[in-house]
Context: one part of a larger RNA
RNA sequence: CAUAGGAAGAGUGAGGGCCGUCAACUUCAGUACGAGAGGACCGAGUUGGCUGGACCGCUGGUGUGCCAGUUGGCCUGCCUGGGCCACAGCUGGGUAGCCACGUCCAGAAAGGAGAAGCGCUGAAAGCAUCUAAGCGCGAAGCCGCCCCCAAGAUAACUCUUCCCAUCUCUCAUGAAGAGAUCAAGAUCCCAGGUAGAUGACCUGGUGGAUAGACCGCAAGCGUGAGCCUGGUAACAGGCGCAACUAAGCGGCCCUAAUGAUCGUACGG
Numbered sequence: 001c002a003u004a005g006g007a008a009g010a011g012u013g014a015g016g017g018c019c020g021u022c023a024a025c026u027u028c029a030g031u032a033c034g035a036g037a038g039g040a041c042c043g044a045g046u047u048g049g050c051u052g053g054a055c056c057g058c059u060g061g062u063g064u065g066c067c068a069g070u071u072g073g074c075c076u077g078c079c080u081g082g083g084c085c086a087c088a089g090c091u092g093g094g095u096a097g098c099c100a101c102g103u104c105c106a107g108a109a110a111g112g113a114g115a116a117g118c119g120c121u122g123a124a125a126g127c128a129u130c131u132a133a134g135c136g137c138g139a140a141g142c143c144g145c146c147c148c149c150a151a152g153a154u155a156a157c158u159c160u161u162c163c164c165a166u167c168u169c170u171c172a173u174g175a176a177g178a179g180a181u182c183a184a185g186a187u188c189c190c191a192g193g194u195a196g197a198u199g200a201c202c203u204g205g206u207g208g209a210u211a212g213a214c215c216g217c218a219a220g221c222g223u224g225a226g227c228c229u230g231g232u233a234a235c236a237g238g239c240g241c242a243a244c245u246a247a248g249c250g251g252c253c254c255u256a257a258u259g260a261u262c263g264u265a266c267g268g
Stems, first nucleotide, its partner, number of pairs: 001152001005163007015149003021049007033038001050107006059100004066093005071086006111143002117137004164267001165181006171174001185262004189205005210256003214251004219245002226239005
């Protein structure tokens, strides 16, 4: 820009893409077969490998903005308590998020046409013949089925709902001229993230819980400083499952979401 008014939401699916796998066990059945040794097809059921997708409730990994311990040093005048440097100093754990080693799901089945092949009927050619007319079965393959994208599919689709005129002034009083306001909705801008390189997408913008702060909870670490008691001391015990906590879940308008613009008159 188009999809012959403008919008919001939902859908259809032309056309594309993905997938497509392997094995074992149980049963059939120690049956058919075979002198025996051995040992099935077909069918039914189960499990696993591999691959793919999704997710983080579980098990774990990471987690350089969480917590603790600790070595050497510097600083805070000294002690105590802290801060900082040394690969994040090292070590032990670890929320969210992201992940797999974790969990769930899928690989299929049914259908159509048919390759090789197997057939039925059957002439040419009184027989025979799957083929010449006709008909059936038949593969991990083909078309579809499942899943994903998808109406710029210009043959531009469908459904539902929403929206679209009043006022003022001028004169020559008209099917006149000028001006003002502005619909549904959308955008810019702003607070952000279930999204993301940026656009885009999604949530919200005071009629508000969108982010931060604060409060509570969850969760992590593991019992703060200080004081008291015991001990020569290292240290232990009590106040005290404390203190401190990132990204999590809620609550609460304290802070910040200020403002601006586009879009029209019923539609070739």

The prediction has a mean pLDDT of 87. Large-subunit ribosomal RNA, domain VI from a Ktedonobacteraceae bacterium, 268 nucleotides, folded computationally. Rfam family: Bacterial large subunit ribosomal RNA. RNAcentral holds the full RNA, with entries from ENA.